Model confidence (mean pLDDT): 80 of 100.
Large-subunit ribosomal RNA, domain I from Candidatus Anammoxibacter sp., 616 nucleotides, folded computationally.
Taxonomically the source falls in Candidatus Anammoxibacter (Bacteria, Pseudomonadati, Candidatus Brocadiales, Candidatus Anammoxibacteraceae).
It matches the Rfam family "Bacterial large subunit ribosomal RNA". Rfam links the family to the GO terms structural constituent of ribosome and ribosome.
The sequence was found in a public genome assembly.
Context: one part of a larger RNA
């Protein structure tokens, strides 16, 4: 020097465990903000470096309930100094406080700083004056005065109100106040505008990727959508939404890659309406025009006339659809009382207005406000059966052996090893002073009862619209035969004897009725709150993070981003002595075990020493 084998070091796999995670499932809730958020800065504790709390009332402060022997939050053990059955600590409802920056908003700034005005009284009266009296819608502190000190206001923008006022008469534009509302955040979901490339096609341009990613803006606890100018082809269905199916079809497509529907039928969950128009009333403005002839509800008479008529325009009545509907006129039938009313009197007709009755409806759609009461349920809790014995080995019973009891509780944790019967729970039952969400019940609010049927008329039924041309987009549909939807330019309808649709187009048939508006359910999601599951992970896994983790640390910045778990059943964490003396060791104690001694379960391998055997 090798090999082997023993005994020690180094090392930290292995196995065991988990305070973390990660997926789903059932409920909940689905926002929060100028009354100042979200998310920070800085402070606060007896000493206080981090983390939590909390704001100059600072690990707090009032009050209402729970609970009941203790506490003064974590690393973190003590130690001062307190509180506490006159209920502390803890937990939950309510409130108060709540610095600075921040949407930041009194103006300004390199966020967490820096500089401001104004106002905190006004009239009257008496007094040289300081002041004092009176009265109002009650109005800081401090000083001899100033200064300082508090406390409040004071940012755009919109809308509404009043005030005010140029050029320029008379408006108006601007201006000044007052009130109300906006903004800013948030995970994903949603709705619109904007919109790529890597890719694939085995190259690449149509085409894909993808009407994705990202940008922007706007919303809701859902969004959208939505009560047929629909779907169909049966003499059929009836608003949307979503799913299963149709179906990888019908298509579309350098007919390459590939995208790729719809009805029908089965299910969820169902729910409808409300405006413009026509007429009629009244308000306004303009214009027209009479001397009674047109109008004043009608009928007679009386009288009125700045009336009437027309056009614009405001309101209120009416009215809403496809076997078309509604407006007008009329004719028939129905239609509770009283009372007012019309230019004036008498009828008649209508109107309003109260009263009761029937029917229906509701503040979670079609309109809207408030009470009260009942029950549910959330946000703290309570109460909850049932083992004992001895000897067994053990450190230690819950584990062996005998014998016993509970059970609507044999889920599941922890206790010195595996406990139904120790504990904290389970099953099951019970509670709220305050708040909050629900339902539901009465008061209440509000709709109809002037409507039906038939017959005249030919008033109305949404216009730069439909539709056409050309040009582009979206549908399975890449310009094709290209209908349907949308949109830029240019042209430019009809009014129900109308007008769109059925995939060029026309005829006949069907089916609807557009250019206005609104609607809960069934359907996405889960940042967050409860309960709970796993042929999910077990510390190089699982979340980047089981410990001070978005930390330390690294970058001008955007933004990158770790490593790091286990002593023992309990600290009983090794009094004393010793040795080369903050180290690291030996004795001595402690413990079941110190080769369990804090570099601390197990403790693999490489890799080092020592020893001993062989061997060159």
């Nucleotide at each position: 020097g090798g090999u082997a084998u023993a005994u020690a070091g180094u090392g930290g796999a292995u196995g065991u465990c988990u305070u973390g995670g990660u997926a789903c499932u059932g409920a909940g809730a689905g926002g929060u903000g100028a009354c100042g958020a979200a998310g920070g800065g800085c402070g606060u504790g007896g000493a206080a470096a981090g983390c939590u709390g909390c704001g100059a009332u600072a690990a707090g402060c009032c009050u209402c309930g729970a609970c009941g022997a203790g506490u003064u939050g974590c690393u973190a053990a003590a130690c001062a100094a307190a509180c506490g059955u006159u209920g502390a600590c803890u937990c939950g409802g309510g409130g108060a406080u709540u610095u600075c920056c921040g949407a930041a908003u009194g103006g300004g700034g390199c966020a967490a700083c820096c500089c401001a005005u104004c106002g905190u009284a006004g009239a009257a009266g008496a007094g040289u004056a300081a002041u004092c009296u009176u009265c109002u819608u009650u109005a800081g502190g401090u000083u001899a005065a100033u200064a300082c000190c508090a406390c409040g206001a004071u940012a755009u923008u919109a809308a509404u109100a009043u005030c005010u006022c140029a050029a320029u008469a008379a408006a108006u534009a601007g201006g000044a106040u007052a009130u109300u509302a906006a903004a800013a955040u948030g995970a994903a979901c949603g709705a619109a505008g904007a919109g790529a490339a890597g890719u694939g096609a085995a190259a690449c341009a149509u085409c894909u990727c993808a009407u994705u990613a990202u940008c922007u803006u706007c919303a809701g606890g859902a969004a959208c959508a939505g009560a047929a100018a629909g779907a169909a082809a049966a003499a059929u269905c009836g608003a949307u939404u979503u799913u299963c199916u149709u179906a990888g079809u019908a298509g579309c497509g350098g007919c390459g890659a590939g995208c790729g529907a719809a009805a029908c039928g089965a299910a969820a969950a169902c729910a409808g309406c409300c405006c413009a128009a026509a007429a009629c009333a009244a308000g306004u403005a303009c214009a027209u025009g009479u001397a009674a002839u047109a109008g004043c509800u009608c009928u007679u008479g009386u009288g009125c006339g700045u009336u009437g008529u027309g056009u614009a325009u405001u309101u209120g009545u009416g009215g809403u659809c496809g076997u078309g509907g509604g407006a007008a006129u009329u004719a028939c039938a129905g239609u509770g009382a009283c009372a007012a009313u019309a230019a004036c009197a008498a009828g008649a007709c209508g109107u309003u207005g109260u009263c009761g009755a029937a029917a229906g409806a509701g503040u979670c759609a079609a309109a809207a406000a408030a009470g009260a009461g009942u029950u549910u349920a959330u946000u703290a809790g309570c109460a909850g059966a049932a083992u004992a014995a001895a000897a067994c080995a053990g450190g230690a019973a819950a584990g062996g052996u005998u014998a016993a009891c509970c059970a609507c509780a044999g889920a599941g944790g922890g206790u010195g090893a595996c406990a139904g019967u120790c504990c904290c729970g389970u099953a099951u039952g019970u509670g709220a002073a305050a708040a909050u969400a629900a339902a539901u019940u009465c008061u209440c609010u509000c709709u109809u009862u002037u409507u039906g049927u038939g017959a005249u008329c030919a008033c109305c039924c949404a216009a730069g619209u439909a539709a056409u041309a050309u040009c582009g987009g979206u549908c399975u549909c890449g310009u094709g035969a290209a209908a349907a939807c949308c949109g830029g330019u240019a042209u430019g309808a009809a009014u129900u004897c109308g007008g769109g649709a059925g995939g060029a187009c026309c005829a006949c048939c069907u089916c609807c009725u557009a250019a206005g508006g609104c609607u809960a359910a069934a359907u996405a999601c889960u940042a967050c709150u409860c309960a709970g599951u796993g042929a999910c992970c077990g510390a190089u896994a699982g979340u980047g993070a089981a410990a001070a983790a978005g930390u330390a640390g690294c970058g001008u910045g955007a933004g990158c981003g770790a490593a790091a778990g286990a002593u023992g059943a309990a600290a009983a964490g090794a009094a004393c002595c010793c040795c080369u003396u903050u180290a690291g060791g030996g004795g001595a104690g402690u413990g079941a075990a110190a080769u369990a001694g804090a570099a601390c379960c197990u403790g693999a391998a490489a890799c080092u020493a020592u020893a001993u055997a062989c061997u060159u």